[in-house]
RNA sequence: AGCAAUUCUCAGGGCGGGGUGAAAUUCCCCACCGGCGGUAAGCCUUUGGCAAGCCCGCGAGCGCUCAGUAUUUUUAUAUUGAGGUCAGCAGAUCUGGUGUGACUCCAGAGCCGACGGUUAGAGUCCGGAUGGAAGAGAAUAAAA
Numbered sequence: 001a002g003c004a005a006u007u008c009u010c011a012g013g014g015c016g017g018g019g020u021g022a023a024a025u026u027c028c029c030c031a032c033c034g035g036c037g038g039u040a041a042g043c044c045u046u047u048g049g050c051a052a053g054c055c056c057g058c059g060a061g062c063g064c065u066c067a068g069u070a071u072u073u074u075u076a077u078a079u080u081g082a083g084g085u086c087a088g089c090a091g092a093u094c095u096g097g098u099g100u101g102a103c104u105c106c107a108g109a110g111c112c113g114a115c116g117g118u119u120a121g122a123g124u125c126c127g128g129a130u131g132g133a134a135g136a137g138a139a140u141a142a143a144a
Base pairs, nucleotide, nucleotide: 005140006139007138008137009136010135016030017029018028019027032123033113034112035058036057037056038055042050043049044048053111054110061089062088063086064083065082066081067080068079069078070077071076093109094108095107096106097105115127116126117125
């Protein structure tokens, strides 16, 4: 470096009511939402299809590492780009039932949610983002 590629399309939901206050969709009470792949004892219209936020893994963001630029406070600050090695921020499930077997079914009760901004602290508002992306689909080509 090659062992099959190239292109295109698509790819995230949610603050409604009340309270306090000068100010809150950010706090308090009641609500609301759940990306992608895998797994599946459930369901269905059963050559098959569907089914998990918290079971396994992945994604964007921040951090981190590397490189550049600017500043000059030089073991610093700001900014741009790249990486995806690290897995730090950074994630969350128990109880009862059935059963040979439940992390998944049934019932109940819980829990979780990047960064920056903000008259006041945000899973739900605004912003980076007309971005990126796990992945899904299609077309063309090659081989069998």

Predicted 3D model of a 144-nucleotide RNA (FMN riboswitch aptamer (RFN element)) from Psychromonas aquimarina ATCC BAA-1526. The coordinates come from a structure-prediction model, not an experiment, and the mean pLDDT is 76. The source organism's lineage runs through Bacteria, Alteromonadales, Psychromonadaceae, Psychromonas and Psychromonas aquimarina.